[in-house]
Predicted 3D model of a 119-nucleotide RNA (SAM riboswitch aptamer (S box leader)) from a Deltaproteobacteria bacterium.
């Protein structure tokens, strides 16, 4: 760097160092010279892999384990595509039916992160 599957509404932050942007992209909307992002060390969250334990074994549960990895601002911050709802308003009708807008919400795709297989 591809591809496969599973996950994504909870959790968990104090020093150094550094010295300007950053939160993938878009559009927003925050964060940040009261020093962010980042790298570094320590601690912590979690439990995908592993080890162990329970289980005949699979399924499943269970332990944080001097094992691998990922996290520790905001739902993956919200958003983008699609299809459905409900308000409300506008156009239309004698009304209806039908059209269109804004807002809100639910499902499902993309896109992204991780983790495990595999090329």
């Nucleotide at each position: 760097g591809c591809c496969u599957u599973a996950u994504c509404g909870a959790g968990a932050g104090c020093g150094g160092c550094g010295g300007a942007g950053g939160g993938a992209c878009u559009g927003g909307c925050c964060c940040g010279a009261c020093g962010a992002u980042g790298c570094c060390g320590c601690a912590g969250c979690a439990a995908c892999c592993g080890g162990c334990c329970c289980g005949c074994a699979a399924a499943g549960g269970g332990u944080g384990c001097u094992g691998g990895u990922g996290c520790u601002a905001a739902c993956u911050c919200c958003u983008g595509c699609a299809c459905g709802g409900u308000u409300u308003c506008u156009c239309a009708u004698a009304g209806c039916a039908g059209a269109g807008a804004a807002a809100c919400c639910u499902u499902g795709a993309c896109a992204g992160a991780u983790a495990a297989g595999g090329c």
The coordinates come from a structure-prediction model, not an experiment, and the mean pLDDT is 86.
Taxonomically the source falls in Myxococcia (Bacteria, Pseudomonadati, Myxococcota).